[in-house]
Molecule: c-di-GMP-I-GGC riboswitch aptamer
Organism: uncultured Gemmataceae bacterium
RNA sequence: CUCGAUAAGAGCAAACCCGUCGUGAGGCGGGGACGCAAAGCCAUGGACCCGGAAUACCCUGCCGGGUUGCCAGGUUGCCGAAG
Repeated sequence: CUCGAUAAGAGCAAACCCGUCGUGAGGCGGGGACGCAAAGCCAUGGACCCGGAAUACCCUGCCGGGUUGCCAGGUUGCCGAAG
């Protein structure tokens, strides 16, 4: 460096419930744990989702927003068995 253990110590927290904000996707706080070695951070590319405008037979395209726990990419980082 790669890799990731029925190792050690720590960490995060899906569904669901309550509160709250938002037209919505969804965000935040509390409870709760399905999982996670980047499930730390960044909407840069793809993907998906929501709202809107135009056109309208459809397709394509446009504007704004959301998801990093969908996949890439960027960046930082704990531990150290085996190979």